[in-house]
The part of an RNA shown here (small-subunit ribosomal RNA, 5' domain) has 491 nucleotides and comes from an uncultured bacterium. The full RNA is in RNAcentral, with records from Greengenes.
Context: one part of a larger RNA
RNA sequence: GGAUGAACGCUGGCGGCGUGUUUUAGGCAUGCAAGUCGAACGGUAGCCCUUUUUGGGUAAGAGUGGCAGACGGGUGAGUAACGCGUAGGAACCUACCCUAGAGUCAAGAAUAACUUCAGGAAACUGAGGCUAAUACUGGAUAGUUCUAGAGUUUAACUUUAGGCAAAGGGUGUAACUACCCGCUCUAGGAGGGGCCUGCGUCCUAUCAGCUUGUUGGUAAGGUAAUGGCUUACCAAGGCUUACGGGUAGCCGGUGUGAGAGCACGAUCGGUCACAAGGUCACUGAGACACGGGGCCUACGUCUACGGACGGCAGCAACCAAGAAUCUUGCGCAAUGGGCGAAAGCCUGACGCAGCGACGCCGCGUGAAGGAUGAAGGCCUUCGGGUUGUAAACUUCUUUUAUAUAGGAGCAUAGUGAGAGUACUAUAUGAAUAAGCACCUGCAAACUACGUGCCAGCAGCCGCGGUAAUACGUAGGGUGCAAGCGUUAUCC
Repeated sequence: GGAUGAACGCUGGCGGCGUGUUUUAGGCAUGCAAGUCGAACGGUAGCCCUUUUUGGGUAAGAGUGGCAGACGGGUGAGUAACGCGUAGGAACCUACCCUAGAGUCAAGAAUAACUUCAGGAAACUGAGGCUAAUACUGGAUAGUUCUAGAGUUUAACUUUAGGCAAAGGGUGUAACUACCCGCUCUAGGAGGGGCCUGCGUCCUAUCAGCUUGUUGGUAAGGUAAUGGCUUACCAAGGCUUACGGGUAGCCGGUGUGAGAGCACGAUCGGUCACAAGGUCACUGAGACACGGGGCCUACGUCUACGGACGGCAGCAACCAAGAAUCUUGCGCAAUGGGCGAAAGCCUGACGCAGCGACGCCGCGUGAAGGAUGAAGGCCUUCGGGUUGUAAACUUCUUUUAUAUAGGAGCAUAGUGAGAGUACUAUAUGAAUAAGCACCUGCAAACUACGUGCCAGCAGCCGCGGUAAUACGUAGGGUGCAAGCGUUAUCC
């Protein structure tokens, strides 16, 4: 000199764009943050109509079922690791989506809802009865798929035996045909994911030896899949800055620097890990699952003392901690996501607004003229000098401000939270708007008074003990400016 997610002191006009718990991965009142589908299913409160009926229409809540709750959002505790980065690899999986081929036959038994009882303070639970499905079960049929075996020119093909599918709904019709959405099997793709390997990835030897599923083999189990992943048996191997300790999420990048490098990893993007602490599986294409479940622990809440319930490192808000970090806001209008045939519903993702000079950038606080160099202040050798064209005064302008009026684009049928916003025009009137630090040297900027090694200053050298340009005040000056200084940290 540059930089910062900064803080503190003094001061503070506006706008745009960013950014805002770095500390206690401490605790959390309250509200919201993941639902959706009646074109899968039975059924229905309420309301409306009516020919008064065992009718029609509309339609909330609950239930069965499907898809989504593994994404999106948060945090950085743990992790020195195939975690991440980069370059490769073979023994794998993949819901929704795309392409292609083939099919969708015929049956059955239940169960929630509902109802009748019963238990309980509650949470909720038990028994009997009734019912539906794209829920469940077995049967038929099918092959390029799968399993086992055999053969052949071992890439694959041929053959034998065995096993395994499905679900319907809607539009339309007098009824089929037809069309749309689904369902099943198979092959391929796209995108996504799991696994393995080479290389790279902080400090420490006041850590020198470490290791027994350890290293390898055989067999079996397990997995979507390779593998000590697990087990039995056999062999005795394997590693070397290993092992231990400390610190830490990693990267794209960011800061600085001429570069090499050094330091850092906020925001944004990729990735990993975690969801009060620990552990476990279930469901599922995918989880060992932040707003699912079981168990233990700590903490908290309710209780009729028998038991129940909870998890903000989602968005706001609150308490605590701290030098320190915001609104219990508006909207789904846009972009994106989930569900749905669609209308649409949901979305604290997101889009906006609010607060904070926290940062960067831009603008303003007026312009031109104006000497009797006014008054006042300060200094003075008492002549004057300086503040100073500064003010007053004259002329002008209106960025900004205030008021009024108009008014886009974001929206490509419709739809605008922001918001009558941005912007434009007219009117008013210099009107609404300057501070902070420093002035011995380094280092731009000096005098007076007060003080008297006191009070104090100070980044370093050092100032102050009676004429202090170094302390305090004033005048003057220098620098930067809606900021200026200080502190902390990095280069």